[in-house]
The prediction has a mean pLDDT of 79. This is a predicted structure of a 183-nucleotide RNA (Lysine riboswitch aptamer) from Shimazuella soli. It matches the Rfam family "Lysine riboswitch aptamer". Rfam links the family to the GO term lysine biosynthetic process. The sequence was found by an Rfam model in a public genome assembly. The organism belongs to Shimazuella, within Bacteria.
RNA sequence: CUGUGUAGUAGAGGUUGCGAUAAAGAAAAGUACUCAUACAGAGGAUUUGGGUCCUAUGAAGGAUGAGGAAAGGUUUUGUCGCCGAAGUCGAUUAUCCGCCCAUAAAGGAUAAACGAUUGGGGUCGUGGUCAAAUAGAUGCGACACUGUCACAAGAAUUUUUCUUGUGGAGUACUAUCUCACAG
Numbered sequence: 001c002u003g004u005g006u007a008g009u010a011g012a013g014g015u016u017g018c019g020a021u022a023a024a025g026a027a028a029a030g031u032a033c034u035c036a037u038a039c040a041g042a043g044g045a046u047u048u049g050g051g052u053c054c055u056a057u058g059a060a061g062g063a064u065g066a067g068g069a070a071a072g073g074u075u076u077u078g079u080c081g082c083c084g085a086a087g088u089c090g091a092u093u094a095u096c097c098g099c100c101c102a103u104a105a106a107g108g109a110u111a112a113a114c115g116a117u118u119g120g121g122g123u124c125g126u127g128g129u130c131a132a133a134u135a136g137a138u139g140c141g142a143c144a145c146u147g148u149c150a151c152a153a154g155a156a157u158u159u160u161u162c163u164u165g166u167g168g169a170g171u172a173c174u175a176u177c178u179c180a181c182a183g
């Protein structure tokens, strides 16, 4: 000096990169819910068991009229943190939810670590889930785009850069560097 491996540090992809948070907006929705009227006529509070409460001074139910929300999701702007940022799936653990109890059941929400998977965003199609939804997120497929590395060919201002094509994946890539080994 070069190469290989190993432990770190820093950086790039995009102006629609990722996420959190605050404000405002659209929509949710004239929905849930409350009250009144008439019909109606015995149940109601998620399921099961037990209890408690409400109910013929009228339960459930839909109808008419009056009043009338919010959460989650989403858009814009600002701020903050970042580049497996983050998302999805799986089962596990813990907490919470609905009148009370139950090592309850089913369902839902939040968090954690574990495993698997996706380089990134976009458009279209499609299945299911969440959702009020034709918005959005998400799985799959297709299409190009984009960043990176490798290979091949060509060009040039020539040891590098650019163009075209093919392919791979983020435990990657680029730069720098500790230690070890080899030449």
Base pairs, nucleotide, nucleotide: 001183002182003181004180005179008176009175010174011173014083017082018081019080020079021078022077023076024075025074033067034066035065036064037063039061043054044053045052046105047104048102049101050100051099086118087117088116089115090114092112093111094110095109096108097107119146120145122143123142124141125140126139128138129137130136148168149167150166151165152164153163154162155161156160